[in-house]
RNA sequence: GGGUAGCUAGCUCAACUGGUAGAGCAUUUCUUUGACGUAGAAAAGGUUACAGGUUCGAGCCCUGUGUUACCCA
Numbered sequence: 001g002g003g004u005a006g007c008u009a010g011c012u013c014a015a016c017u018g019g020u021a022g023a024g025c026a027u028u029u030c031u032u033u034g035a036c037g038u039a040g041a042a043a044a045g046g047u048u049a050c051a052g053g054u055u056c057g058a059g060c061c062c063u064g065u066g067u068u069a070c071c072c073a
Base pairs, nucleotide, nucleotide: 001072002071003070004069005068006067007066010025011024012023013022019056027043028042029041030040031039049065050064051063052062053061
């Protein structure tokens, strides 16, 4: 220098065909216990890496940039 794949909650990851952004763990509160733990219920937590474009509507499609890993040279 060229190419491929990834980037979504604190962490690990979903989100099928463009149509209300979710799960597990973690955190907070409540119930249960003498207490802790376990178990149960609820809540909070998001600029979907960044910028632009297409569209009535974008995590998803298109372009550029950044970054991580791998392959080629």
About this RNA:
Transfer RNA from a Patescibacteria group bacterium, 73 nucleotides, folded computationally. Model confidence (mean pLDDT): 81 of 100. Its Rfam family is "tRNA". By type it is a transfer RNA.